About this RNA:
Glycine riboswitch aptamer from Arthrobacter pityocampae, 104 nucleotides, folded computationally. The sequence was found by an Rfam model in a public genome assembly. It matches the Rfam family "Glycine riboswitch aptamer". Its family is annotated with glycine biosynthetic process in the Gene Ontology. Its mean pLDDT, the model's own confidence on a scale to 100, is 76.

[in-house]
RNA sequence: CGAUCUGCAGCGGGAGAGUUCUGCUGGUGACCCACACACCGGCAGGCGCCGUAGGAGCAAAUCCUCCCCAGGAAUCUCUCAGGCGAAAGUACCGCUGCGGCUAG
Numbered sequence: 001c002g003a004u005c006u007g008c009a010g011c012g013g014g015a016g017a018g019u020u021c022u023g024c025u026g027g028u029g030a031c032c033c034a035c036a037c038a039c040c041g042g043c044a045g046g047c048g049c050c051g052u053a054g055g056a057g058c059a060a061a062u063c064c065u066c067c068c069c070a071g072g073a074a075u076c077u078c079u080c081a082g083g084c085g086a087a088a089g090u091a092c093c094g095c096u097g098c099g100g101c102u103a104g
Base pairs, nucleotide, nucleotide: 001104005100006099007098008097009096010095011094012093013092018047020046021045022044023043024042025041026040027039028038029037048084049083050082054080055078056077057076062073063072064071065070
């Protein structure tokens, strides 16, 4: 000097599943008021569903190491949490910048 790897930040891309039911309640529209109607929220409860924050598990399947036993891992499985209109967010991918270790 320094690839690869890795941490952080910025930018771009980036799905899935109810805008469901019930109760209470707030706002807006129209209306003299009230009831009723329409739309948008908040809280609580129920059922249904999703898998890409996180978490758990290797019981199944898959991958890696191993002669075997066995061990590890995840985009696998589970759904505790999270999410199920839009928005936001999301694993993951690419680029850039700032660092760290190291082969050379």